Glycine riboswitch aptamer from a soil metagenome, 84 nucleotides, folded computationally. The coordinates come from a structure-prediction model, not an experiment, and the mean pLDDT is 83. It matches the Rfam family "Glycine riboswitch aptamer". The family has 44 seed sequences and 9,425 matches in Rfam 15.1. The RNAcentral record of the sequence draws on MGnify.

[in-house]
RNA sequence: CUGCGGGAGAGGGUUCACGGUCGCUUUGGCCGGGACCGCCGAAGGCGCAACACGCCCGGAAACGCUCAGGCAAAAGGACCGUAG
Numbered sequence: 001c002u003g004c005g006g007g008a009g010a011g012g013g014u015u016c017a018c019g020g021u022c023g024c025u026u027u028g029g030c031c032g033g034g035a036c037c038g039c040c041g042a043a044g045g046c047g048c049a050a051c052a053c054g055c056c057c058g059g060a061a062a063c064g065c066u067c068a069g070g071c072a073a074a075a076g077g078a079c080c081g082u083a084g
Stems, first nucleotide, its partner, number of pairs: 001084006011037001013036004018032005038071003044067001045065003051058001
């Protein structure tokens, strides 16, 4: 790296004068999008203790942050096992 198996957390939130589609005539269903509120940490990203350094520059994680991502299922998924 590839195949196979396992693999957590947190909303199936509210709203819209938006797009598509179904229904076919009433202010509905589904999918997507925008805005707002709440929340999660295990893609990725960022931060640092000891220590190091004349100064600057450095310095790990399953810790911290929550930019990104995510909050039914599916998908994804750090990481673990196994075969090559």